[in-house]
Context: one part of a larger RNA
RNA sequence: AGCACACGGAGGAUGCCUAGGCGCCAGGAGCCGACGAAGGACGUGGCGAACAACGAAACUGCCUCGGGGAGCUGUAAGCAAGCUUUGAUCCGGGGGUGUCCGAAUGGGGAAACCCAGCUGUGGUAAUUCGCAGUUACUCAUACCUGAAUACAUAGGGUGUGUAGAGGCAGACCAGGGGAACUGAAACAUCUAAGUACCCUGAGGAAGAGAAAACAAUAGUGAUUCCGUCAGUAGCGGCGAGCGAACGCGGAACAGCCUAAACCAAGGGGCUUGCCUCUUGGGGUUGUGGGACGUCUCACAUGGAGUUACAAAGGAAUAUGGUAGGUGAAGAGGUCUGGAAAGGCCCGCGAUAGAGGUAAAAGCCCUGUAACCUAAACUGUAUUCUCUCCGAGACGGAUCCCGAGUAGUGCGGGGCACGUGAAACCCCGUAUGAAUCCAGCAGGACCAUCUGCUAAGGCUAAAUACUACCUGGCGACCGAUAGUGAAACAGUACCGUGAGGGAAAGGUGAAAAGCACCCCGGAAGGGGAGUGAAAUAGAACCUGAAACCGUGUGCUU
Numbered sequence: 001a002g003c004a005c006a007c008g009g010a011g012g013a014u015g016c017c018u019a020g021g022c023g024c025c026a027g028g029a030g031c032c033g034a035c036g037a038a039g040g041a042c043g044u045g046g047c048g049a050a051c052a053a054c055g056a057a058a059c060u061g062c063c064u065c066g067g068g069g070a071g072c073u074g075u076a077a078g079c080a081a082g083c084u085u086u087g088a089u090c091c092g093g094g095g096g097u098g099u100c101c102g103a104a105u106g107g108g109g110a111a112a113c114c115c116a117g118c119u120g121u122g123g124u125a126a127u128u129c130g131c132a133g134u135u136a137c138u139c140a141u142a143c144c145u146g147a148a149u150a151c152a153u154a155g156g157g158u159g160u161g162u163a164g165a166g167g168c169a170g171a172c173c174a175g176g177g178g179a180a181c182u183g184a185a186a187c188a189u190c191u192a193a194g195u196a197c198c199c200u201g202a203g204g205a206a207g208a209g210a211a212a213a214c215a216a217u218a219g220u221g222a223u224u225c226c227g228u229c230a231g232u233a234g235c236g237g238c239g240a241g242c243g244a245a246c247g248c249g250g251a252a253c254a255g256c257c258u259a260a261a262c263c264a265a266g267g268g269g270c271u272u273g274c275c276u277c278u279u280g281g282g283g284u285u286g287u288g289g290g291a292c293g294u295c296u297c298a299c300a301u302g303g304a305g306u307u308a309c310a311a312a313g314g315a316a317u318a319u320g321g322u323a324g325g326u327g328a329a330g331a332g333g334u335c336u337g338g339a340a341a342g343g344c345c346c347g348c349g350a351u352a353g354a355g356g357u358a359a360a361a362g363c364c365c366u367g368u369a370a371c372c373u374a375a376a377c378u379g380u381a382u383u384c385u386c387u388c389c390g391a392g393a394c395g396g397a398u399c400c401c402g403a404g405u406a407g408u409g410c411g412g413g414g415c416a417c418g419u420g421a422a423a424c425c426c427c428g429u430a431u432g433a434a435u436c437c438a439g440c441a442g443g444a445c446c447a448u449c450u451g452c453u454a455a456g457g458c459u460a461a462a463u464a465c466u467a468c469c470u471g472g473c474g475a476c477c478g479a480u481a482g483u484g485a486a487a488c489a490g491u492a493c494c495g496u497g498a499g500g501g502a503a504a505g506g507u508g509a510a511a512a513g514c515a516c517c518c519c520g521g522a523a524g525g526g527g528a529g530u531g532a533a534a535u536a537g538a539a540c541c542u543g544a545a546a547c548c549g550u551g552u553g554c555u556u
Base pairs, nucleotide, nucleotide: 001555002554003553004552005551006550007549008548009547015541016506017505020477021476022474023473024472025471026470027469028468029466030465031167032166039101040100041099042055043054044053046079047078050075051074062095063094064093065092066091067090071083072082073081106115107114108113116135117134118133119132120131121130122129137164138163139161140160141159142158143157144156145155172203173201174200175199176198177197183190187237213220214219224251225250226249227248228247234242235241255458256457257456258402262281263280264279265278266277267276268275269274270273286436288401289400290399291398292395293394294393295392296391297390302389303388304387305386313385314384315383316382317381318380319379320378321377322376324372325371326370330346332345333344334343335342347363348362354366355365356364407431408430409429410428411427412426413425414424417443438453439452440451441450442449493500494499513540516527517526518525519524
């Protein structure tokens, strides 16, 4: 030095575990904010820092109403001082307080700071000083003023407003903008894709929506979503690819209000019999409707309603939510053991077999099944109260039926449809109708036929999503996994910054966490003691390998 065996050191794999994650389902909820949000800064305890909680009324606090019933003063031990059956701590409903920053809004500002005005009030000899309220902008509305310029208008000012602003759930929705990589085996039309991304706006859903719709000689009857039709008809450097509709079957169903004609009242204008404005009545349709004229019936024993169609409550009842409560049956015997829930023997409960307890417990504890429960706040439903309500026929003379609109030319966009024979819808630009003997559509266009009535508006449900709350589930993970984060993690740390971004779980049943003695400066160790175990001693379950040793044997 090598090999073998034994015993160690170091290391932290593996096994077991789970306090944390991941995915999904059901129900709820789906917004918060000038009544100052989200998010923070700084403070608040008898005792240092931090987390959580709270806000100068400040360490779970103040008031009140309920629950609960013996301990309590968070994590968090310890010391101190206290509270509590006159019901504390704790849980829930309602209220109060809530510094400073932040839309931040009295002015300023390098966020958490600086400096003010006015009103009221406290204080001082007086100034300084303190407290409460108020003072941004815009919009709406009412009023007061008020230039050039006479009336006026612009402008200015005051009051009122639970008006706006800002946040977010990295989701869902609508709108305005809008790529490229890629594919086409290159690439330009095309595709990717109206995707990603940016902006704006809103809601619990949004958007759409009551036919100027489809269809085809027969019919349907708002919208939305699903299945099918169908990878069909088509579109397409007819390449790559893109890709319907009708119809049928389902989910869910709900329809309405205006403009105009005409009438009335009030105001304004002037050319004095017209025009115009406001309000109210009227009216809402395509077997065309309405106005208008004539006529009939009706005023509640009826109908409807807070979700569009008018609108605001109240009460009762029922059933949920926000705390909770009751809750069966062995402290059975014996053996092993540190410990019984295990073995053996004997019982009992079950609409209840889950977790914990020194090991493997239905009957020990907490729960579970089942049943019960709310002073207060709140959701839903029903009823009552309450609130609201005219319909029809005939006539066909006159009037009305949404205009810079429809349409057309040119240029674009959207429609599955790339300009094509290209209808339909939308935009820009230039033009520019008709009012029922009317107009639009039925995929160029014309005729016939059929369907419908544009140029105003509202509308629940079926649909999409899940930051949040509750409950549940998993051939999901088990600490290099699962969230980046099982732990004081978006932390430490890095970066001027945008931003990047970790590592790190396990003593034991119970701290019983080694009194005392010895060596040592200490660290550490040896005894003693605890414990079932200390090679479970906090660098703590198990404790692999690499790597490093000690002893013995063999070989050289």